[in-house]
Molecule: transfer RNA
Organism: Candidatus Nanoarchaeia archaeon
RNA sequence: GGCGGUGUGGCUUAGCCUGGUUAUAGCACCACGCUCAUAACGUGGGGAUCGAGGAUUCAAAUUCCUCCACCGCCA
Numbered sequence: 001g002g003c004g005g006u007g008u009g010g011c012u013u014a015g016c017c018u019g020g021u022u023a024u025a026g027c028a029c030c031a032c033g034c035u036c037a038u039a040a041c042g043u044g045g046g047g048a049u050c051g052a053g054g055a056u057u058c059a060a061a062u063u064c065c066u067c068c069a070c071c072g073c074c075a
C1' cells in the first nucleotide's frame, strides 16, 4: 500500500440481511423486602441515542460516502 472482519450501557450481547412508535437480555451496580447477619432469592430503579462526521429518506443502529481504532490475510 491492497483486501476482509469487528466497533451497541461498566462487561457480554440481540436487533442490521428485509429502515418504522418508547434500542433487547444477562451479569454487575443502587434501593427496598426477607435474615441475628452475609449469601441466595424476590420487587423496583439508574445507565448506551449504536466508533466519528456527512448524505439519502416522512423516518437510519439498519442504506450510501469519508475517516478513526482494533484484528486477520496479501504485498
Base pairs, nucleotide, nucleotide: 001074002073003072004071005070006069007068010027011026012025020058029045030044031043032042033041051067052066053065054064055063